[in-house]
RNA sequence: GCAGAUUUUCAGGGCGGGGUGAGUCUGCGGACGCAGGCAAUUCCCGACCGGCGGUAUAGCCCGCGACUUCAGGCUCAUGGCCUGAACUGAACCGGUGAAAUUCCGGCGCCGACGGUAAUAGUCCGGAUGGAAGAAAAUUGGC
Numbered sequence: 001g002c003a004g005a006u007u008u009u010c011a012g013g014g015c016g017g018g019g020u021g022a023g024u025c026u027g028c029g030g031a032c033g034c035a036g037g038c039a040a041u042u043c044c045c046g047a048c049c050g051g052c053g054g055u056a057u058a059g060c061c062c063g064c065g066a067c068u069u070c071a072g073g074c075u076c077a078u079g080g081c082c083u084g085a086a087c088u089g090a091a092c093c094g095g096u097g098a099a100a101u102u103c104c105g106g107c108g109c110c111g112a113c114g115g116u117a118a119u120a121g122u123c124c125g126g127a128u129g130g131a132a133g134a135a136a137a138u139u140g141g142c
Stems, first nucleotide, its partner, number of pairs: 001142002004139007015046001017045003023038007047122002049111002051064004059109002068086008092106004113125003
């Protein structure tokens, strides 16, 4: 230095800014209405965020993980664990260069499931979880 085994640690970021007011509460007057309060991090405007490996530095290229669903197996078991499958969003133009859908400039786009006083990438929850993977230690081998 290389491949292996065991163990340990780590492994997701981001609005309570403005507007509107579905609703709801109170008061007033005779139904009905008027006035006022509260009211969306979900709507509209604006702002902000970007897991891991590869490759000229990547949310939008290639691959992986996560989420969701299904099947099979293990287990006394609602459940839990293991294996396999399905599903899996979104970018272009110009410039530089040997090389960039990755850099620079411009202009766009995307974001699981459940919950909610009202539709959520940013709030709450499964999750003090799991995991692609990163690093370290130990061990014997070449």

This is a predicted structure of a 142-nucleotide RNA (FMN riboswitch aptamer (RFN element)).
The coordinates come from a structure-prediction model, not an experiment, and the mean pLDDT is 82.
Rfam family: FMN riboswitch aptamer (RFN element). Rfam links the family to the GO term FMN binding. Rfam's curators write: The RFN element is a highly conserved domain that is found frequently in the 5'-untranslated regions of prokaryotic mRNAs that encode for flavin mononucleotide (FMN) biosynthesis and transport proteins.